A computed fold for a 71-nucleotide RNA from a Promethearchaeota archaeon, annotated as transfer RNA. The source organism's lineage runs through Archaea, Promethearchaeati and Promethearchaeota. Rfam family: tRNA. The sequence is in RNAcentral, with records from ENA. The coordinates come from a structure-prediction model, not an experiment, and the mean pLDDT is 82.
RNA sequence: GCCGGCGUAGCCUAACGGUAGGGCAGUGGAUUGUGGUUCCACCGACGCGGGUUCAACUCCCGUCGCCGGCA
Numbered sequence: 001g002c003c004g005g006c007g008u009a010g011c012c013u014a015a016c017g018g019u020a021g022g023g024c025a026g027u028g029g030a031u032u033g034u035g036g037u038u039c040c041a042c043c044g045a046c047g048c049g050g051g052u053u054c055a056a057c058u059c060c061c062g063u064c065g066c067c068g069g070c071a
Base pairs, nucleotide, nucleotide: 001070002069003068004067005066006065007064010024011023012022013021018054026042027041028040029039030038047063048062049061050060051059
């Protein structure tokens, strides 16, 4: 330099174009002699900029970062 893949919460991971789910962590509560376990609730996310569309995490273009391959 060229080609491909992946960017979603503090971490991990889903989502036929139609209100972004789940697990761990965190916070509050129940339970417990204390802690832990268990249960309930809460908190918090679509890398960035454009385009298409009534509607974009999703499709298209560009860009940035990471990974892999070729040279």